[in-house]
This is a predicted structure of a 351-nucleotide RNA (Bacterial RNase P class A) from Saccharimonas sp. (SeqCode). The organism belongs to Saccharimonas (SeqCode), within Bacteria. The gene name in the source record is rnpB. Its mean pLDDT, the model's own confidence on a scale to 100, is 76. Its Rfam family is "Bacterial RNase P class A". Rfam classes the family as a ribozyme.
RNA sequence: GCAGUUCAUUGGAUAAUCGCUCGUCGUAACAGGCUAGAGGAAAGUCCGGGCAACGCAGGAUAUAACAGCCGCUAACGGCGGCCGGGGGUGACCCUAGGGAAAGUGCCACAGAAACGAUACCGCCCAUUUUGGGUAAGGGUGAAAGGAGUGAGGUAAGAGCUCACAGCGACGCAUGGUAACAUGCGAAGGAGGUAAACCCUGUUAGUUGCAAGGAGAUGUGCAGUAGUAGGCGAUCCGUCUUGCAUAUCGAUACCCGCUAGAGCCAUGGAGUAAUGCAUGGCGUAGAUAGAUGAUUAUCGCGCCGCCUUAAUCGGUAGCGUACAGAACCCGGCUUAUAGAUGAGCUGCCAAU
Numbered sequence: 001g002c003a004g005u006u007c008a009u010u011g012g013a014u015a016a017u018c019g020c021u022c023g024u025c026g027u028a029a030c031a032g033g034c035u036a037g038a039g040g041a042a043a044g045u046c047c048g049g050g051c052a053a054c055g056c057a058g059g060a061u062a063u064a065a066c067a068g069c070c071g072c073u074a075a076c077g078g079c080g081g082c083c084g085g086g087g088g089u090g091a092c093c094c095u096a097g098g099g100a101a102a103g104u105g106c107c108a109c110a111g112a113a114a115c116g117a118u119a120c121c122g123c124c125c126a127u128u129u130u131g132g133g134u135a136a137g138g139g140u141g142a143a144a145g146g147a148g149u150g151a152g153g154u155a156a157g158a159g160c161u162c163a164c165a166g167c168g169a170c171g172c173a174u175g176g177u178a179a180c181a182u183g184c185g186a187a188g189g190a191g192g193u194a195a196a197c198c199c200u201g202u203u204a205g206u207u208g209c210a211a212g213g214a215g216a217u218g219u220g221c222a223g224u225a226g227u228a229g230g231c232g233a234u235c236c237g238u239c240u241u242g243c244a245u246a247u248c249g250a251u252a253c254c255c256g257c258u259a260g261a262g263c264c265a266u267g268g269a270g271u272a273a274u275g276c277a278u279g280g281c282g283u284a285g286a287u288a289g290a291u292g293a294u295u296a297u298c299g300c301g302c303c304g305c306c307u308u309a310a311u312c313g314g315u316a317g318c319g320u321a322c323a324g325a326a327c328c329c330g331g332c333u334u335a336u337a338g339a340u341g342a343g344c345u346g347c348c349a350a351u
Base pairs, nucleotide, nucleotide: 001347002346003345004344005343006342007341008340009339010338012298013297014296015295016294017293018292020037021036023034024033025032039322043333044332046331047330048329049328050327051208052207053206054205058236059235060234061233063204064203065202066201067200068082069081070080071079072078083097084095085094086093087092098199099198103197104196105193106192107191120138121137122134123133124132125131126130148164149163150162151161152160167189170185171184172183173182174181175180212255213254215248216247217246218245219244220243221242222241228240229239230238262281263280264279265278266277267276269274299320300319301318302317304315305314306313
């Protein structure tokens, strides 16, 4: 210098004029003054909760989700670190990662045949129409008695026997909290696929801010430990009378509605996620839905012209992303014109 990879910040600023909303001062009431006023994703509604309602919210089945180990968290299908597997020269990236030895299913085409095969060519024996044995060699294929090489043995052959080496289960030793890794042993255990059904383990009550915020009295019908009903599909258990209607009542387009598992800074612990201590801040609350419009200047980017050896500089034009709170938080996913910083990897050149 070029290319790559990982992490992070920012994504407009100022002034004037006019306009809007909450709060507050002020006024008899207006007017008027002051502070504040949309995000990193507010989006998707995909997960997890806080919160609210439901006399069962208890137990079981069903259903759904998750799945290596150890941690973080209120929790999660999230996050961090590590282990195994895959990709990459590498920095790094991906991982739906328990079980195929409980069962069922699937493996296109080709091939004789793809889970228990009456074997196509071939080899051997007998017979010569055919029968028996074989699976070492050939062909097909991603994969064929579904693990290899060599020797012996055999009619011809085969883990049939032996030697060597490889995979997995198992056993022992060492290291590690663990997943797991390394080494040694030993025997004949062996196709793949579970993001196929399934098995194992863990978790899950329903409805949701369009949640919810008040009952009292009378009448009629049904019923009398269960008909009926209960804010989940079924069963068990359990609790209570249930349904319809009339009148009155309740703050009101009021509350819920914004001080939160909140944010910022410093220090300490930890590899990190994160959490602890101290100090500080007060940071929209609308309800058809406010948080804006205009002008000017600046910033940033692109391009043309002038000047300069070149840079710097001057000047004209164009552009300035994705986007818009609605009860509140923690995540994930998606969109994003540009600008900036840091770490690491590879290549080239010079010293």